This is a predicted structure of a 73-nucleotide RNA (transfer RNA) from a Bacillota bacterium. The prediction has a mean pLDDT of 82. It matches the Rfam family "tRNA". About the family: Transfer RNA (tRNA) molecules are approximately 80 nucleotides in length. The same sequence occurs in records of 12 taxa. The RNAcentral record of the sequence draws on ENA. Taxonomically the source falls in Bacillota (Bacteria, Bacillati).
RNA sequence: GCGGUCAUAGCUCAGCUGGGAGAGCGCGUCCUUGACGUGGACGAGGUCGCAGGUUCGAGCCCUGCUGGCCGUA
Repeated sequence: GCGGUCAUAGCUCAGCUGGGAGAGCGCGUCCUUGACGUGGACGAGGUCGCAGGUUCGAGCCCUGCUGGCCGUA
């Protein structure tokens, strides 16, 4: 250089055939405890890597770019 693949919450990752953005852990408040932990209830936290395109509508489809990983010479 070329080909493939990945990028979604602080971390690990789901997200179907384009229409509701989610789970576990972590974090906050409360309940429980003498206290901590465990357990329980509720909650906060996201420009879905960046820019554009298609579409009534994009995390999902298309193009370019950036970064990681794998392959190839």